[in-house]
Parts: sequence; C1' cells; structure tokens
RNA sequence: UUCAUCCAGAGUAACGGAGGGACUGGCCCUAUGAUGUUACGGCAACCAUCCCGAAGUUUACCGGGAACGGUGCUAAGUCCAACAGGAUCGGUCCUGAAAGAUGAA
Repeated sequence: UUCAUCCAGAGUAACGGAGGGACUGGCCCUAUGAUGUUACGGCAACCAUCCCGAAGUUUACCGGGAACGGUGCUAAGUCCAACAGGAUCGGUCCUGAAAGAUGAA
C1' cells in the first nucleotide's frame, strides 16, 4: 500500500502500585487494586492443517465442519460521538465515510 472483518464470543491467580479506555469531547473503569508483566485457562476461526459436500482426471475455486500449529482477542458495539448526507417540529434516529484495530498478501 491492497483486500477482508469489526452490534457475537471468551478470566482467574501472582507480581506491582496509579492511572486507564489510540487521539479530541463525552461517558465509563480504577486502592473492593487500574494500565502493565507472567502463569494457566478460555473465545474465535484470519492463515496453515485435516475431514465432509458439490464438482471433478488432478489442482484451484465454492459451501460446511474440526481446533493439535501461526497470529489475534478475552469491561462497555471499535464504549459513544466527531466528518458528510438523509429523516424528524424537536428529544432523537438512519446511512456512508474518515480514523483505528486484527489478519492475509
């Protein structure tokens, strides 16, 4: 840089001791111990692998399944909004971007 996904799911313990949820605003988590690190679990199914279906000479492609490997994740929808457009008298709601995260190349 490109492509795909992001309203589901899944935590205990030890260490340690004050901030954290990317940025801004909000809202929230936090001394009943956050963030982080480690150990052991768990979730998921992107990649790899295996199995089944269809097709078939084979491979590839497509659909489904498994979960021993490589990542990832395990408060809140990516916590919500932000920018553009639309609906609405209004509170508000909807759609699409942008940004971000993860995977593959």
A computed fold for a 105-nucleotide RNA from uncultured Acidaminococcus sp., annotated as SAM riboswitch aptamer (S box leader). RNAcentral holds the sequence, with entries from MGnify. The prediction has a mean pLDDT of 82. The source organism's lineage runs through Bacteria, Bacillati, Bacillota, Negativicutes and Acidaminococcus. The model forms 97% of the base pairs in the Rfam consensus.